[in-house]
Context: one part of a larger RNA
RNA sequence: GAUUGAACGCUGGCGGCAUGCUUUACACAUGCAAGUCGAACGGCAGCACGGGCUUCGGCCUGGUGGCGAGUGGCGAACGGGUGAGUAAUGCAUCGGAACGUACCGUGUAGUGGGGGAUAACGUAGCGAAAGUUACGCUAAUACCGCAUACGCCCCGAGGGGGAAAGUGGGGGACCGCAAGGCCUCACGCUAUAUGAGCGGCCGAUGUCGGAUUAGCUAGUUGGUAGGGUAAAGGCCUACCAAGGCGACGAUCCGUAGCGGGUCUGAGAGGAUGAUCCGCCACACUGGGACUGAGACACGGCCCAGACUCCUACGGGAGGCAGCAGUGGGGAAUUUUGGACAAUGGGCGCAAGCCUGAUCCAGCCAUGCCGCGUGAGUGAAGAAGGCCUUCGGGUUGUAAAGCUCUUUCAGACGGAAAGAAAUCUCCUGGGCGAAUACCCUGGGAGGAUGACGGUACCGUAAGAAGAAGCACCGGCUAACUACGUGCCAGCAGCCGCGGUAAUACGUAGGGUGCGAGCGUUAAUC
Repeated sequence: GAUUGAACGCUGGCGGCAUGCUUUACACAUGCAAGUCGAACGGCAGCACGGGCUUCGGCCUGGUGGCGAGUGGCGAACGGGUGAGUAAUGCAUCGGAACGUACCGUGUAGUGGGGGAUAACGUAGCGAAAGUUACGCUAAUACCGCAUACGCCCCGAGGGGGAAAGUGGGGGACCGCAAGGCCUCACGCUAUAUGAGCGGCCGAUGUCGGAUUAGCUAGUUGGUAGGGUAAAGGCCUACCAAGGCGACGAUCCGUAGCGGGUCUGAGAGGAUGAUCCGCCACACUGGGACUGAGACACGGCCCAGACUCCUACGGGAGGCAGCAGUGGGGAAUUUUGGACAAUGGGCGCAAGCCUGAUCCAGCCAUGCCGCGUGAGUGAAGAAGGCCUUCGGGUUGUAAAGCUCUUUCAGACGGAAAGAAAUCUCCUGGGCGAAUACCCUGGGAGGAUGACGGUACCGUAAGAAGAAGCACCGGCUAACUACGUGCCAGCAGCCGCGGUAAUACGUAGGGUGCGAGCGUUAAUC
């Protein structure tokens, strides 16, 4: 000099854009943060409508919109947080072969015929609660067989094995009392091939300090056989051999998430890893598996432990390193805000619902950037202050006065973009028996804004509301007076202060920066 997620002191007008628990991975009150689908299902707790009855109080009725709880599907493995652990099971770069993949894209082949249950519900119990038991009824895209098998799997190559589910829209003829059959379309379902994206695994190289850590290792190193996994492998087991690593630093100890980057520097390098992006690890502590395409799962389960809470003392409940917020720790770090309008995600045919992701707003000069606190003129060089050699000098064109302007703030008025998709209508194309439906291209129209009456624009008024902080001995830009008298004090280094201190304190003056200025801490 540059820099910072800074803090402290004094001071503080406005705006834009960013950042904001670096410390106790300490403990957490409260609310919210993952749901959705009735176009899978049986149904109807509540609401609305329709219908029926009525003594006008109301009652009945799943018939309709819809829908609590329940069965079922998909999601909950993403998104969000933190950095404890980890010196290599990590990360970065470059390679590799023995793998998996829900949803999505492109193909191929199918979607036939049956069955038995169970929740909800009802009845009867137990329990303080959490919850739970018995009996009975019922549905499905829940579950299980049978048939079939292009391709698929196993094989001793003869053969053997294995699947499915329907739901909704529209409709000309035909069948049917109707529901519907039937046709067609869409969304699904099953098997298989392939793609994309994603993930699992292996190798090489690089990746902090300590030798006052020199030897380490028995599943250890390799082989055979088997098991296990989606998959290679001592990953695991049995047997056999005695190997394997190490001064090119093994082992041990300490420290630490890694990278893109960031800061500094001419560079080489040094330091660092907040915010944003990629990867990893963790979710009260330790262990375990279940479900599933995917977890050994932050807002799932089980066991143990510590802690907290409820209890009728028998037994139960909980996990903010999600967003806010509280206590504690600390020099120190924000609101228990708004909205799903946009972007994105989950579910759904859709309408839509959910979304503390996100977008916004709030707080803090924490940082960066911009603007303002007026402009011109004005010598009687006013008054006052300070100094003085008492002549004067300086503050100083500074003020006053005169002439102007009105940014920003304040007042009043107008007022956005961010929002065009989904939707409706018209018109081409596709599918199709079809001028239905559905999909798709084009055109037209309408709806939707948290921020926010915000940005921005305009009007009127008036210099009006807006400057401090540090320093002035040398380094280092900037000097005098008074007070003090090795005292009180200053200080980054050298050093000042013991009676004329440009070094302490105050004042006048000056210098530097400026809504900041200094100090402290830290890095280069």
RNAcentral holds the full RNA, with entries from ENA, Greengenes and SILVA.
A computed fold for a 524-nucleotide part of an RNA from an uncultured bacterium, annotated as small-subunit ribosomal RNA, 5' domain.
The coordinates come from a structure-prediction model, not an experiment, and the mean pLDDT is 87.
Rfam family: Bacterial small subunit ribosomal RNA.